Background
The RNA shown here (c-di-GMP-I riboswitch aptamer) has 90 nucleotides and comes from an uncultured cyanobacterium. The sequence was found by an Rfam model in a public genome assembly. The coordinates come from a structure-prediction model, not an experiment, and the mean pLDDT is 76.
[in-house]
Order: sequence, then structure tokens, then C1' cells
RNA sequence: UUCCCGAAAUGGCAACUUGUUCCGAAAGGACAAGGCGCAAACCAGCAGACCUAAAAACCAUAUUGGGGCAUGGAUGCUGUUGGUCCCGAA
Repeated sequence: UUCCCGAAAUGGCAACUUGUUCCGAAAGGACAAGGCGCAAACCAGCAGACCUAAAAACCAUAUUGGGGCAUGGAUGCUGUUGGUCCCGAA
């Protein structure tokens, strides 16, 4: 000097709880406060698993019910691929 790794710090994100009201059939989502944790817990694709089950098909009867599957959700569920990215102690 270069490469690998990544402590601390500065920022970033925000599990979960609480509050307010709103959206949604539900799962969930939006806002605020606190802050579990995360070097990619930033973005995107693919595959799998998970949560919810409205409408339709269908059955039944008599306008009730049964039934029913993601096109809905989460991405901080897992794996994998690509791209972007702060700092640099031992």
C1' cells in the first nucleotide's frame, strides 16, 4: 500500500406495546410515542412455507345457511439470484 473480516461511533429501518381515529369481509394496514433487534430488517425477480377466506362456481331452502379457492396479506418466514449502500478499531 492492497485484500479479507467487522468492534465502536454517526445516521437509517422499526419487532412488540400503548394511544387516537381511519381503511378492510378478514388476515392486516395508516399515524404518533417508546425502542426488540437488523450491515443490508434497502430495492427487485424466482421457489417454497405461513395467515385470512369476501365474491363466483356448487349444494340446500326460501332469501337465512352450507361450501369454497387468492386475485388479498406479511417480506423482520426460509432459500436463492441480481443491483444499490454509511464507517473502518483490533